[in-house]
Notes
This is a predicted structure of a 350-nucleotide part of an RNA (small-subunit ribosomal RNA, central domain) from a Clostridia bacterium. RNAcentral holds the full RNA, with entries from ENA. The coordinates come from a structure-prediction model, not an experiment, and the mean pLDDT is 89.
Context: one part of a larger RNA
């Protein structure tokens, strides 16, 4: 220096975005840094190669020649990389003209319902369960009508759907904004991919301040069942859910499959756009791009099962795995207000 591998055995980083690096289209010139190749220097000692000798042979050891990596002069090649320069348009951008969407962010705003207040009718019960009781009600409960207050979530539309890089997102309307698709004419001229750190973003849960707090409900009471019930059921209920400003940074953060390109049968359905024939016109039908399913051939794989949205054939770049228990532990160190995260062993021991 180098092997195998990562959908379920161990092993894809939770995303993303840029820096070092890595790695890089197509036709010309130049150079000759790397590559090739030629002589000719250099090239400890052992070890390798011959040829000779000491231990009775070997192995070992000793002497002599030999050859060699490495570096360095000098010349030769210019294919491939590199570098200087020119040139191009298919890779990447960007203009133009259309689209589609629960993408993000900020105000505003509806209706349905729950729950409390008031108030009307009314007059025993109600609620909950296997089956009950706690529990609420003659101090008017439950039922039912009108008024009222408050907060959370938005039924149907809804999809096997879309939209976002991942978490993740759904009522309306307005305002501010990211990306994406699609037509082709025009622009720029390799401006590219990866991407160690670095920064950001990130579900619930949790922490801090401040606010709100209807439902729902960890803990916490009770009331059942029980052998006992710290559960499961039932009646309550605190934090918390929720908002606004800042931590936390985790996950079965999943498609348990890292981006990016190139290729390799086909069949079906959807979502978005274009375009062709017909037609007034649209639907049907054919075509083509994206995207998102389901079958299924080569082809892969232990097999499950993947299979143009590969887990198939290649290349580029980055992360990871190297038995299992110890242990995602301890030490240390960085972050954290704490909870804790992150990084990441050893003995021992199967």
């Nucleotide at each position: 220096c180098u092997g195998g591998g990562c959908g379920u055995a161990a092993a894809g980083g939770g995303c993303g975005u840029c820096u070092a690096g890595g790695c890089g289209g197509c036709c010309g010139g130049g150079u000759a840094c790397g590559u090739g190749u030629a002589g000719g220097g250099u090239g400890a000692a052992a070890g390798c190669c011959c040829c000779g000798g000491g231990c009775u042979c070997a192995a070992c050891c000793c002497g002599g020649g030999g050859a060699g990596g490495u570096c360095c002069c000098u010349g030769c090649a210019a294919a491939c990389g590199g570098c200087c320069g020119g040139g191009c348009u298919u890779g990447a951008g960007g203009g133009c003209a259309g689209g589609a969407g629960a993408g993000g962010g900020g105000c505003a705003u509806g209706g349905a319902a729950u729950u409390c207040c008031c108030g009307g009718u009314g007059g025993a019960g109600c609620g909950g369960u296997g089956a009950a009781a706690u529990g609420c009600g003659u101090a008017g409960a439950g039922a039912u009508c009108g008024g009222g207050a408050g907060g959370a979530a938005c039924a149907c539309c809804a999809g096997u759907g879309g939209c976002g890089a991942a978490g993740g997102c759904g009522g309306u309307g307005c305002c501010c904004u990211g990306g994406c698709c699609u037509g082709g004419c025009c622009c720029u001229g390799a401006c590219g991919c990866u991407g160690a750190a670095g920064c950001g973003c990130g579900a619930a849960a949790g922490c801090u301040a401040g606010g709100g707090g209807a439902g729902c409900g960890a803990a916490c009471g009770g009331g059942a069942u029980u052998a006992g019930a710290u559960a499961c059921c039932c009646c309550g209920g605190u934090a918390g859910u929720c908002c606004u400003a800042g931590c936390c940074g985790u996950a079965a953060a999943c498609g348990a499959u890292g981006g990016g390109g190139a290729c390799u049968a086909g069949g079906u359905g959807u979502g978005g756009g274009a375009g062709g024939u017909a037609u007034c016109g649209a639907c049907c039908c054919c075509u083509u791009c994206c995207g998102u399913g389901c079958c299924g051939g080569a082809g892969g794989a232990a097999a499950c099962c993947c299979a143009c949205u590969a887990a198939g054939u290649c290349c580029c770049c980055c992360g990871c795995c190297u038995g299992g228990g110890g242990a995602g532990u301890a030490c240390g160190g960085c972050c954290g207000c704490a909870a804790g995260g992150u990084u990441g062993a050893a003995a021992c021991u199967c």